[in-house]
Context: one part of a larger RNA
C1' cells in the first nucleotide's frame, strides 16, 4: 500500500428487533453419509454440496455388476481386391447378440471393352475410450454482491515503494449530485436506453364484443347488424421535485400541499464492474500430456443404480370445529394440442372402456377452479380427526410393470394430541393460503421444478448488541 483487531467515527441490508407462519417430534416422499453389496456407476460437501447434475432410472437411458459374444471393430470419408442389384422373406439353434441355411428378385448408362449407383465380404489411411489430471487449458456457471465500488491519461508531491485525484463540507439507493480543494480530465461499473405492469389516446374490428335498433328460442351474441364497451396489438400521451410553501449557496430534503391513473428510483424483469474462492465442470462440448488398443473399445441378456441397524438436509401431509362430510351454487388468468385435445352418447360404483362431432384453434378441447357462499350432519374422542400399512379384485400405458409404474374399488386404519436444544423464511398485493397449467415425458414413482391467477394479514420504537458489507481513521512484532 494492503490484510488484521474481543480500536474509534459514519452508514447500509428480514442482520437485530417489533410481528406472522414454519424447520427441529409424527408418517410418507425425495438427496446425501453410512452400512451391505456381484454392482449398489459418475460428479457436487461450511456459507458458495445435499428435490443439486437428473426438465422422468421397469427395457432403452446406463456409464456400474455378472455372464455370452466381436476384433479395422457400432458411425463416416477415401482405397485394394471382390460378390451381388438393392429391397423384402422363411427356418434351425440360441436368454438375445449371434451362428448357420435357403427362398424371391436380377438396377441405370454403355461406343458391349466397362463404368454409375447401392448393398455384403476384404486391405489400408484412418478409428474408439463417460479412462486420468478442473492444480496443464478453453467455454460455461457460483460467490462476496446489483455491493458501490475497481481505474487509467496528463500535471504535482515523494530518494523510492507510491500519494493526489477517489480526502474533506453536505446528499443519495448509487465515486448520485452539489461546495471545497495542485488537480484537470476520461474509462469499467451506477442510472438511463430494452421488456412486463398501472392511466389515457389514436388506428384497426375476426374467431375476440354486446349498448341502441331488429328477428328468434325452455334457454344462450343464437340471427341481422353494430365499433358505442370489454378485449387484442401497433404507435403515441404522460412523471420531470415540473409547480406551491418551508430549510438550504448549491445538491437536495421535508409537506394529511395542489393536479394526477401514477409521486419522488411508481411496481417487476433483464443487466452482475476490476477482481476472490488454484471454487466447480476433462460426464454438455472442445482441448495438451498421460494411459489404454482381441480391450479401459463395441454388442447383447439378466441384474444393479429403487438395497436399509442408522444420521442429516430438503419437502408433503397432518395432530382438527376459522374443522371433517354430504348436497346445491358463484367468480380467475396463464398454458397446451394432429404419432395430439377430445365435446356429447352408451356400460360400469370407479379407474376406464366402446362409438362418435368438432379442432393445426381469442372459433372446438383439455377446463370441474379451488379456497368461497347456502342448508343438514359430526359434538371434543385417537373420534365422521389422520390417512400410514397390509389383503383382496381391477383399470391403462408399454414388447414386457417379480425384482422396480401410476390410477381405481372394496376391507384395513399405524405413528401423530402442536413437537427439546437449537434454527429458517418473510416489510405489501407481500407473508400466509388455495387451486390451476407447463418442461421433460409411451407410462410414471411430480409431495419436486418453472409459471400463473383467487382470498389476503400482522409489524417495523429504534440500531444498544448478533451477522455480513461500504468509507474515514488509528494501532501492529503479518504480507
Nucleotide at each position: 500500500u494492503g490484510a488484521c483487531g474481543g480500536g474509534g467515527g459514519u452508514c447500509c441490508g428480514c442482520a437485530c428487533a417489533a410481528g406472522c407462519g414454519g424447520u427441529g417430534g409424527a408418517g410418507c416422499a425425495u438427496g446425501u453419509g453410512g452400512u451391505u453389496u456381484a454392482a449398489u456407476u459418475c460428479g457436487a460437501u461450511g456459507a458458495u454440496a445435499c428435490g443439486c447434475g437428473a426438465g422422468g432410472a421397469a427395457c432403452c437411458u446406463u456409464a456400474c455388476c455378472u455372464g455370452a459374444a466381436c476384433u479395422a471393430g457400432a458411425a463416416u470419408g477415401c482405397u485394394u481386391u471382390u460378390u451381388g442389384a438393392c429391397c423384402g422373406u422363411u427356418c434351425c439353434u440360441g436368454a438375445a447378440a449371434g451362428g448357420g441355411a435357403g427362398c424371391u428378385u436380377u438396377c441405370u448408362c454403355u461406343u458391349c471393352g466397362g463404368a454409375g449407383a447401392c448393398a455384403g465380404a476384404u486391405u489400408g489411411c484412418a478409428a474408439g475410450g463417460u479412462g486420468u489430471u478442473g492444480c496443464a487449458u478453453g467455454g460455461u456457471u457460483g460467490u462476496c454482491g446489483u455491493c458501490a465500488g475497481c481505474u487509467c491519461g496528463u500535471g504535482c508531491c515523494g530518494u523510492g515503494a507510491g500519494g493526489u485525484g477517489u480526502u474533506g463540507g453536505g446528499u443519495u439507493a448509487a465515486g448520485u449530485c452539489c461546495c471545497g480543494c495542485a488537480a484537470c480530465g476520461a474509462g469499467c461499473g451506477c442510472a438511463a436506453c430494452c421488456c412486463c405492469u398501472a392511466u389515457c389516446c389514436u388506428u384497426a374490428g375476426u374467431u375476440g364484443c354486446c349498448a341502441a335498433c331488429a328477428g328468434g328460442u325452455u334457454a344462450u351474441g343464437c340471427u341481422g347488424g353494430g365499433g358505442a364497451c370489454u378485449c387484442u396489438a401497433a404507435g403515441g400521451a404522460a412523471a420531470c421535485u415540473g409547480c406551491c410553501u418551508g430549510c438550504g449557496c448549491a445538491a437536495g430534503c421535508a409537506g394529511u400541499g395542489a393536479g394526477g391513473a401514477a409521486g419522488g428510483c411508481g411496481g417487476g424483469g433483464a443487466u452482475g464492474a476490476c477482481g476472490u474462492c488454484a471454487a466447480a465442470u476433462c460426464a454438455u462440448c472442445a482441448u495438451g500430456g498421460c494411459c489404454u488398443u482381441u480391450a479401459u473399445g463395441u454388442c447383447c441378456a439378466g441384474g444393479g443404480c429403487u438395497a436399509c441397524a442408522c444420521a442429516c438436509g430438503u419437502g408433503c401431509u397432518a395432530c382438527a370445529a376459522u374443522g371433517g362430510g354430504a348436497a346445491a351454487u358463484a367468480c380467475a388468468a396463464a398454458g397446451g394440442g394432429u404419432c395430439g385435445c377430445c365435446a356429447c352418447c352408451u356400460g360400469g360404483c370407479a379407474a376406464c372402456a366402446g362409438g362418435a362431432a368438432g379442432c393445426c384453434a381469442a372459433u372446438c378441447c383439455c377446463a370441474a377452479a379451488a379456497a368461497g357462499u347456502u342448508u343438514c350432519c359430526c359434538c371434543c374422542a385417537g373420534u365422521u380427526c389422520g390417512g400410514a400399512u397390509u389383503g383382496g379384485a381391477g383399470u391403462c400405458u408399454g414388447c414386457a410393470a417379480c425384482u422396480c409404474g401410476a390410477c381405481u374399488c372394496c376391507a384395513u386404519g399405524a405413528a401423530g394430541u402442536u413437537g427439546g436444544a437449537a434454527u429458517c423464511g418473510c416489510u405489501a398485493g407481500u407473508a400466509a393460503u388455495c387451486g390451476c397449467g407447463c418442461a421433460u415425458c409411451a407410462g410414471c414413482a411430480a409431495u419436486g421444478g418453472c409459471g400463473u391467477g383467487g382470498u389476503g394479514a400482522a409489524u417495523a420504537c429504534g440500531u444498544u448488541c448478533c451477522c455480513g458489507g461500504a468509507c474515514c481513521u488509528u494501532g501492529u512484532a503479518c504480507a
This is a predicted structure of a 479-nucleotide part of an RNA (small-subunit ribosomal RNA, 3' major domain) from a metagenome.
The full RNA is in RNAcentral, with records from SILVA.